[in-house]
Context: one part of a larger RNA
């Protein structure tokens, strides 16, 4: 170096961009580095293999092989290189289209809570049942005001858009990506991607705000043999905003990315064509069911876990343990005894 794997058995990096590297359309021409063939030289002896002689044994003679290297000649399919073309891959443009893509600003209505005034009179609230709690200093209920905060009912869908995390009231501003369609341009400009860079829910952390509701910690009540819980009543951090840090999730489709080839039927989103049929065709998505295949089975099945190829990550019996120790990152991630 060589094997077999990665949906659920060990195993796809959370996700993207991208450097080196690896791999990579079609047709010509040139070249002859790789490659292939031939010849020559070399590859000491011993050794290895074969034959002969002799033989108790040691042995002697001859031949072959020696995958390699060097030089010369030849071939030109493939790889590499150079040059010229080509259009189907990738891209640009024209014309349409859909969208909760991301960012900033403004703003509406309903609800909870608090508060003001009026009305009103004894309970309210909560539970399996209760109690803590609130209430003649007038609660609960009710009417009209005010303040503040968070979340956006119906529409709403297996629906949409997005690399993933994630994303939904409405309006405005600037902005990223995508699909269809025709042809114009351009002419392999492509795929993957070690390091690297960016992004990355929630909880957490730092500073400055904000604080309605909810609510780790904590208090009280109940339950219980106990109840450091489940239930109830309160309630701090937090949840919200701005700017940093931090970088983990069952970050899941438990399925990396890209390309090509392969059944039938049904539904749906956005285009285009056909032309009004309550249709049909075709692209790009989102779902359901199934043939063949493959699979240990479950299940998968044109959005593959089928058939093939390219590149990358990763696994190699179980527990100890993703732990100790060391290192790195960061504001922050090192046990005890003893001693000071």
């Nucleotide at each position: 170096c060589u094997g077999g794997g990665c949906g659920u058995a060990a195993a796809g990096g959370g996700c993207a961009c991208g450097u080196a590297g690896g791999c990579g359309g079609u047709g010509a021409a040139u070249c002859g580095g790789g490659u292939u063939g031939a010849a020559a030289g070399u590859g000491a002896a011993a050794g290895c293999c074969g034959c002969c002689a002799a033989a108790a044994a040691c042995u002697g003679g001859c031949g072959g092989a020696a995958u390699g290297c060097u030089c010369u000649c030849a071939a030109a399919a493939c790889c590499a290189a150079u040059u010229c073309a080509u259009u189907u891959g990738a891209g640009u443009g024209a014309g349409a289209c859909a969208g909760u893509g991301a960012a900033g600003a403004g703003u509406a209505g309903a609800a909870u809570u608090u508060u003001g005034u009026g009305u009103g009179a004894a309970g309210u609230g909560g539970u399996g049942a209760a109690a803590u709690c609130c209430g003649g200093a007038g609660a609960u209920c009710u009417a009209c005001g005010a303040a503040g905060c968070a979340a956006c009912g119906c529409c709403a869908a297996a629906a949409g858009a997005a690399a993933a995390g994630g994303u939904a009231g409405c309006u405005c501003u600037a902005u990223g990506g995508g699909u269809c369609c025709c042809u114009a341009c351009a002419g392999a400009c492509g795929c993957u991607g070690a390091g690297g860079u960016g992004u990355g829910a929630a909880a957490g952390u730092a500073u400055a705000g904000g604080g309605a509701g909810c609510g780790a910690a904590c208090g009280a009540g109940g339950u219980u043999a106990g109840a450091u819980a489940c239930c109830c009543u309160g309630g701090u951090a937090g949840u919200c905003c701005a700017u940093g840090c931090g970088c983990u999730a069952a970050a899941c489709g438990a399925u990396a990315a890209g390309u090509g080839u392969u059944u039938a039927c049904c539904c749906u989103u956005g285009g285009u064509c056909u032309a009004c049929g309550u249709g049909g065709a075709u692209c790009a998505g989102g779902g359901g069911c199934c043939u063949a295949c493959a699979u240990a089975a479950c299940a998968c099945g044109u959005g593959a876990a089928a058939c093939a190829c390219u590149c990358u990550g990763u696994c190699u019996a179980g527990a100890u343990a993703g732990a100790a120790c060391g290192a790195u990152u960061g504001c922050a991630a090192g046990a005890a005894a003893c001693u000071u």

RNAcentral holds the full RNA, with entries from SILVA. This is a predicted structure of a 340-nucleotide part of an RNA (small-subunit ribosomal RNA, central domain) from Solanum habrochaites. Its mean pLDDT, the model's own confidence on a scale to 100, is 83. Lineage of the source: Eukaryota > Tracheophyta > Gunneridae > Solanum > Solanum subgen. Lycopersicon.